[in-house]
RNA sequence: CGAGCCGGGGAGACGAUCGCGGCCACAUCGUGGUCGAGGAAAGUCCGGACUCCGCAGGGCAUGACGCUGGGUAACACCCAGGCGGGGCAACCCGACGGAAAGUGCAUCAGAGAGCAGACCGCCGAUGGCCUUCGGGCACAGGCAAGGGUGAAACGGUGGGGUAAGAGCCCACCAGCGCAUCGAGUGAUCGGUGCGGCUCGGUAAACCCCGUCAGGAGCAAGACCAAGCAGGAACGGGACGGCCCGUCCAAUGGUUCCGGGUAGGUCGCUCGAGGUCGUCCGGUAACGGCGAUCCCAGAUAGAUGAUCGUCCACGACAGGAUCCGGCUUAUACGCCGACUCGCACA
Numbered sequence: 001c002g003a004g005c006c007g008g009g010g011a012g013a014c015g016a017u018c019g020c021g022g023c024c025a026c027a028u029c030g031u032g033g034u035c036g037a038g039g040a041a042a043g044u045c046c047g048g049a050c051u052c053c054g055c056a057g058g059g060c061a062u063g064a065c066g067c068u069g070g071g072u073a074a075c076a077c078c079c080a081g082g083c084g085g086g087g088c089a090a091c092c093c094g095a096c097g098g099a100a101a102g103u104g105c106a107u108c109a110g111a112g113a114g115c116a117g118a119c120c121g122c123c124g125a126u127g128g129c130c131u132u133c134g135g136g137c138a139c140a141g142g143c144a145a146g147g148g149u150g151a152a153a154c155g156g157u158g159g160g161g162u163a164a165g166a167g168c169c170c171a172c173c174a175g176c177g178c179a180u181c182g183a184g185u186g187a188u189c190g191g192u193g194c195g196g197c198u199c200g201g202u203a204a205a206c207c208c209c210g211u212c213a214g215g216a217g218c219a220a221g222a223c224c225a226a227g228c229a230g231g232a233a234c235g236g237g238a239c240g241g242c243c244c245g246u247c248c249a250a251u252g253g254u255u256c257c258g259g260g261u262a263g264g265u266c267g268c269u270c271g272a273g274g275u276c277g278u279c280c281g282g283u284a285a286c287g288g289c290g291a292u293c294c295c296a297g298a299u300a301g302a303u304g305a306u307c308g309u310c311c312a313c314g315a316c317a318g319g320a321u322c323c324g325g326c327u328u329a330u331a332c333g334c335c336g337a338c339u340c341g342c343a344c345a
Base pairs, nucleotide, nucleotide: 001341002340003339004338006336007335008334010332012310013309014308015307016306017305018304020036021035022034023033024032025031026030038316042327043326045325046324047323048322049321050217051216052215053214057244058243059242060241062213063212064211065210066209067081068080069079070078071077082096083094084093085092086091097208098207102206103205104202105201119147120146121143122142123141128137129136130135155173156172157171158170159169160168174198176195177194178193179192180191181190182189183188221266222265223264224263230257231256232255233254234253236248237247238246273293274292275291276290277289279288280287281286
């Protein structure tokens, strides 16, 4: 200098004038002060807090998750590791328990696709046929080592053996099983010995195993106000479905049809809170300690317009109970660590 990879931060700023919403003070319809959208507010995907169903107990079913350890209120999130894969590397990815419990699936091609198989082939003796007496041909029978098909063909290399071969036997290797030793909290990793000769893939197919899960949701729910017209069926109702159990009840209960009213207050923002710290613990995520701050609470739904200056010439885009994550969209800059290549010293 170039290429790459990982992380962090910003998201227009300042001033003036008018306008909008909350809170506070004064006070009488105004004045003053102060605060006023995001890194994703989006998707509504996951987890909770909170509220209600009298409690939310047991089981079936259903659904979710699936390597180990740690973090967290919790999680399918985050951190650190293990194993597998990609990349020269920094790094990145992972639906990551079980295929010798069972069932299913894999078009076509191919002899044969799970405990299979003979298309081309190799051998073919005593016996048969031919012969130039060297041998040749083929049946019975033997083989799956060579070739071919396919994404994948029932271990690999070398040697022995054989009529020709084959883990048939042997050496080494890989895999599997058993035993044992070492490291580690663990997932796992490494070593030694023995053995048989090798019993594919797929569970993001059904399934098996283990763990977890009551439901509904701020239009939850509480209070005040307003308003009324009843009728039918049932004999139970409370819970996502079913069963057991428990509780309340023969009612002012449940279900359905029909009529009427619906304005306001709370919930509503002080929190699993933010920021800072050359502090403490921890590899880290994070936790502790200290200091400091209050930072939207609308509901016909609030931040807009004009002017001036600066420059990044402004993308994706605006709360509606709140919080922790994940995913998606994104203009333009900035900062830091690391990897590879080239050149120079």
Molecule: Bacterial RNase P class A
Organism: Acidimicrobiia bacterium